[in-house]
Context: one part of a larger RNA
Molecule: small-subunit ribosomal RNA, 3' major domain
Organism: uncultured Pseudomonadota bacterium
C1' cells in the first nucleotide's frame, strides 16, 4: 500500500423484521453420489456443481460394452491405370459387407487432352469426443448493475507511496454543489438504443362500424369517425407554486398532467477476482495411438437399484371433488405443414371433404366462473401400483415411447430440526402458446386472466466509504 479483527462511525440489500406461499415428511418425475454392471459415456462439486451441458438417449443421437468386419480409410489435396455413375435381380450374413449377372456408356473439346464422378493400387497423409482448461484464443459463471478503478502534469516525501479519490452537505450513483496543493482526463454511473404506458399525424386491408341501407352473421352496399395495426412526432425538465437548505447542490409538499422526481420493464455488466469453468461447441501449444486410442455395422448400454441429496409435480380435501350450464384473453405457430366441417368409435383416434403460404383459414376448447349434488369419512379426497382390451408415430416400442377404455384404488390427516423465495400489476393461483421433435414435457422460454400482506435497521448474511489495531503479505 493492501487484506484481516467476536475495533469503531455513516449508508445500502426480501439482509433481519413485519406478512403471504412454499421445500424438509407421502406417491411419482428429474438430475447427482453411491453401489451395481460386459457397459452402466464424459464434464460441472459451497454460494456460483445437482430439471446443469441434454431446445427433447427405442435404432441414430453416442462419445460406453459384447460380437462381426475394414485398413489410404466415413472426410481433404496430390500421382498412376481402368470405367460413366446411377439403376435391377439372385445367393450369403444378425446387420455392415462380400459374390455373381443384367442395364447404361457423362461433360468441353477437331484432336491431343482436360473436368467432374466411380472402380483398383502407392504412399505422402487423413482421423483420434485420446491427455493437459495448471501451456492457451474464444466465450462464460462470479462478486455486482456493486460504485468503483486508474491516467497526465504539479505538489509533498530519501523512498515504498501520498495527494487528487479526503472534509461539509446531497444522491440510486465518485451523482451534484460547496471547501480544499491540486488542476484537468479517462474506463465505469447518467444519458443516447428497444419496450409498455398519454395525444396528434399519416395509412384503411385481410381490421374496425358511430350514422345509412341490407344480412342467420360487419354478411353485402357504404365510411376509416371509433377500436386496431405500424411509421413519423410530441410528451417530463424539480419545468411552475409554497416550505426547508449556506442565496448551492437538492429535499418536502402542492397545482397541472395519461405519466412526477429513474414513470415500469429490457438489454447495456468498469479495473479486477476465484491457476472459477469448458481442449466434449469451435480453434489451437505440446504429448500420445497410426492393422489402432481410427472407421463401419448389429445387439445391449447411457433408463440398472439396499439407499441419501437436489431441484419438481400431484395430493392430502368443502375457498373443495363430481356433474351441468356455458361467457371473457393476450404472446405465438402452420404446407414432409394447421386442419373447418361431415361421419365412425364411450374415447384415444380413424375415414372423406373443403379452407389457409394466413390481421382472410386452421390450431384454439381458455381455465379459473355460474347452478345442482355431495356433507367431513381414508370419503363421490387422493390417485401410485398392477390386469386386459386398444390407439398413434415410426423399419422397429421386449429391454425403453406417449395416450385411451374398464376394473383396481397404495402411501398420504398439511409434515421435526432446519430451510428458500417474495414489495405491485409483485407474490400467490389459473389455464394458452412455443423452441427443439417422427414420436415423447411435471422441465425450459415465453404470454394473458384474477389478484393480496408489509412498522422499522437492535440483531444474523453480503457489500460500499472513513477511521483505528495488526505478530499477515
Nucleotide at each position: 500500500u493492501g487484506a484481516c479483527g467476536g475495533g469503531g462511525g455513516c449508508c445500502c440489500g426480501c439482509a433481519c423484521a413485519a406478512g403471504c406461499g412454499g421445500u424438509g415428511g407421502a406417491g411419482c418425475a428429474u438430475g447427482u453420489g453411491g453401489u451395481u454392471u460386459a457397459a452402466u459415456u464424459c464434464g460441472a462439486c459451497g454460494c456460483a456443481a445437482c430439471g446443469c451441458g441434454c431446445a427433447g438417449a427405442a435404432c441414430c443421437u453416442u462419445a460406453c460394452c459384447a460380437g462381426g468386419g475394414u485398413u489410404u480409410g466415413a472426410c481433404a489435396u496430390c500421382c498412376u491405370g481402368c470405367g460413366a455413375c446411377c439403376g435391377c435381380u439372385c445367393c450369403u450374413u444378425a446387420a455392415u459387407g462380400g459374390g455373381a449377372g443384367u442395364u447404361u456408356u457423362c461433360c468441353c473439346g477437331c484432336a491431343a487432352g482436360g473436368g467432374a464422378c466411380g472402380c483398383a493400387g502407392a504412399g505422402a497423409c487423413a482421423g483420434g469426443u485420446g491427455c493437459u482448461g495448471c501451456a492457451u484464443g474464444g466465450c462464460u459463471g462470479u462478486c455486482g448493475u456493486c460504485a468503483g478503478c486508474u491516467c497526465g502534469u504539479g505538489u509533498c516525501g530519501u523512498g515504498a507511496g501520498a495527494u487528487g479519490u479526503u472534509g461539509g452537505g446531497u444522491u440510486a450513483a465518485g451523482u451534484c454543489c460547496c471547501g480544499c496543493a491540486a488542476c484537468g482526463a479517462g474506463c465505469g454511473c447518467a444519458a443516447c438504443c428497444c419496450u409498455c404506458g398519454c395525444c396528434u399525424u399519416u395509412a384503411g386491408u385481410u381490421g374496425c362500424c358511430a350514422u345509412c341501407a341490407u344480412u342467420c352473421a360487419g354478411u353485402u352496399g357504404g365510411g376509416c369517425a371509433c377500436u386496431c395495426u405500424a411509421g413519423a412526432g410530441g410528451g417530463a425538465c424539480c419545468g411552475c407554486c409554497g416550505g426547508c437548505g449556506a442565496c448551492a447542490a437538492g429535499c418536502c409538499g402542492g397545482a397541472g398532467g395519461a405519466a412526477g422526481g429513474u414513470g415500469g420493464g429490457g438489454a447495456u455488466g468498469a479495473c479486477g477476482u476465484c491457476a472459477a469453468g469448458u481442449c466434449c461447441u469451435c480453434a489451437u501449444g505440446g504429448c500420445c495411438c497410426u492393422u489402432a486410442c481410427a472407421c463401419c455395422c448389429u445387439g445391449g448400454g447411457c433408463u440398472a437399484c439396499a439407499c441419501a441429496c437436489g431441484u419438481g409435480c400431484u395430493a392430502c380435501a368443502a375457498u373443495g371433488g363430481c356433474g351441468g350450464u356455458g361467457a371473457c384473453a393476450g404472446u405465438g405457430g402452420g404446407c414432409a405443414g394447421c386442419u373447418a366441417c361431415u361421419u365412425c368409435g364411450c374415447g384415444a383416434g380413424g375415414a372423406g371433404c373443403g379452407g389457409c403460404u394466413a390481421a382472410u383459414c386452421c390450431c384454439a376448447a381458455a381455465a379459473a366462473a355460474c347452478c345442482g349434488u355431495c356433507c367431513c369419512a381414508g370419503u363421490u379426497c387422493a390417485g401410485a401400483u398392477u390386469g386386459u382390451a386398444c390407439u398413434c408415430u415410426g423399419c422397429a416400442a421386449c429391454u425403453c415411447g406417449a395416450g385411451u377404455a374398464c376394473a383396481u384404488g397404495a402411501a398420504g390427516g398439511u409434515g421435526g430440526a432446519a430451510u428458500c423465495g417474495c414489495u405491485a400489476g409483485u407474490a400467490a393461483u389459473c389455464g394458452c402458446a412455443g423452441a427443439a421433435c417422427a414420436g415423447c414435457a411435471g422441465g425450459c422460454u415465453g404470454c394473458g386472466g384474477u389478484g393480496a400482506u408489509a412498522c422499522g435497521u437492535u440483531c444474523c448474511c453480503g457489500g460500499g466509504c472513513c477511521u483505528u489495531g495488526c505478530a499477515c503479505a